Predicted 3D model of a 379-nucleotide RNA (Bacterial RNase P class A) from Mariniblastus sp. Lineage of the source: Bacteria > Planctomycetota > Pirellulales > Pirellulaceae > Mariniblastus. It is recorded under the gene name rnpB. Rfam family: Bacterial RNase P class A. The family's RNA type in Rfam is ribozyme. The sequence is in RNAcentral, with records from ENA. The coordinates come from a structure-prediction model, not an experiment, and the mean pLDDT is 76.

RNA sequence: GAAGUUGGUCAGACGAUCGCUGGUGCGAGUCUUCGGAUUCGCACGAGAGGAAAGUCCGGGCUCCGCAGGACAGGAUGGUCGAUAACGUCGACCGAUCGCGAGAUCAGGGCAAGUGCAGCAGAAAGCAAACCGCCUUGAUGCACUUUGGUGUAUCAAGGUAAGGGUGAAACGGUGAGGUAAGAGCUCACCAGCGUCGGUGGCGACAUUGGCGGCUAGGUAAACCCCAUCCGGAGCAAGGCCGAACAGAAAGCAGUGGCGGUCCGUCGCGCUAUGACUUUCGGGUAGGCUGCUCGACCCCGUCGGCAACGUCGGGGCUAGAGAAAUGAUCGUCGCCCGUUUCGGCGGGCAACAGAACCCGGCUUACUGACCAACUUCGCUU
Numbered sequence: 001g002a003a004g005u006u007g008g009u010c011a012g013a014c015g016a017u018c019g020c021u022g023g024u025g026c027g028a029g030u031c032u033u034c035g036g037a038u039u040c041g042c043a044c045g046a047g048a049g050g051a052a053a054g055u056c057c058g059g060g061c062u063c064c065g066c067a068g069g070a071c072a073g074g075a076u077g078g079u080c081g082a083u084a085a086c087g088u089c090g091a092c093c094g095a096u097c098g099c100g101a102g103a104u105c106a107g108g109g110c111a112a113g114u115g116c117a118g119c120a121g122a123a124a125g126c127a128a129a130c131c132g133c134c135u136u137g138a139u140g141c142a143c144u145u146u147g148g149u150g151u152a153u154c155a156a157g158g159u160a161a162g163g164g165u166g167a168a169a170c171g172g173u174g175a176g177g178u179a180a181g182a183g184c185u186c187a188c189c190a191g192c193g194u195c196g197g198u199g200g201c202g203a204c205a206u207u208g209g210c211g212g213c214u215a216g217g218u219a220a221a222c223c224c225c226a227u228c229c230g231g232a233g234c235a236a237g238g239c240c241g242a243a244c245a246g247a248a249a250g251c252a253g254u255g256g257c258g259g260u261c262c263g264u265c266g267c268g269c270u271a272u273g274a275c276u277u278u279c280g281g282g283u284a285g286g287c288u289g290c291u292c293g294a295c296c297c298c299g300u301c302g303g304c305a306a307c308g309u310c311g312g313g314g315c316u317a318g319a320g321a322a323a324u325g326a327u328c329g330u331c332g333c334c335c336g337u338u339u340c341g342g343c344g345g346g347c348a349a350c351a352g353a354a355c356c357c358g359g360c361u362u363a364c365u366g367a368c369c370a371a372c373u374u375c376g377c378u379u
Base pairs, nucleotide, nucleotide: 001375002374003373004372005371006370007369008368009367010366011365012331013330014329015328016327017326018325020047021046023044024043025042026041027040028039029038030037031036049350053361054360056359057358058357059356060355061233062232063231064230073229074228075227076226077225078092079091080090081089082088093107094105095104096103097102108224109223113222114221115218116217130163131162132159133158134157135156136155137154138153139152140151141150142149143148171189172188173187174186175185176184190214192211193210194209195208196207197206198205199204237288238287239286240285246279247278248277249276250275251273253272254271255270256269257268258267295314296313297312298311299310301308302307332347333346334345335344336343337342
């Protein structure tokens, strides 16, 4: 210098003006059970993200349910750790890929059971004989020392060495053996099972003995094994609470009946009933839950790390049909142009809180930083 790998940071900066939504203070008005509530104005200060997203996992919080156990259902699946918890994260192990830094892996079990598998090929799951090789027999031809030999065709059988098909043909190489062959036998190697040794907490690594000689793939196929899992969710839940309807009490008026009376008023019972008060449920609506939290920043200590301990500092949106915006100036960056003085244009992509956290996944622009790898050049 070129090409890469991994991890991280930022999301134009500063200022001014005008708006919008919360908070605090002050002032004024209204209501009040005198505690306060609410409206307006002014001042000060605050106001989206790395994913706020998908709502896919895990937890907090809330309500409901729950003696214990089993079945069903779902999820997860190397080992050890981290954590509130996880399907997340870290370190390590194994397999595969890459020259390498590194990347990927639902990474338990198919020598428990059941199932599934296109094409090609003779044969593909207790394997199989198409060509080839070998033996025997029959027939033809040639040769002949007359015993046979060679060759061609047909038939019967042996053979998994060789060819061919396939992703895969039931271990590999060599020797013996055989009519030809074959773990048929032997040596070495690979792999499997089993019993140990050594190292490691462990996954596992390495090594020795013995065994039968060899066991195909597929479990995000059924299934088996192990572990975990109660349900619903802030429209959870709590408090206050109109209007209408309902219940009770009081009571003006009105109708009926009765008693007294010549008659009226008044009296008693009963029905209806405007209005007033009280009550319960809890609708509309309001308040709350609501943002101080497994929180953020800096440092110390422990740990390879994930993370944890301790100390100091900080407060960082809480709306409710839903605010977080617009304009201008300077600087910065990018693009175009240039007479090198400048001039013109742009500020991007993905996207936007809605109870709160930890993750995962997905979307996406530009810039910067750190560590490391490979190659080339120079010293």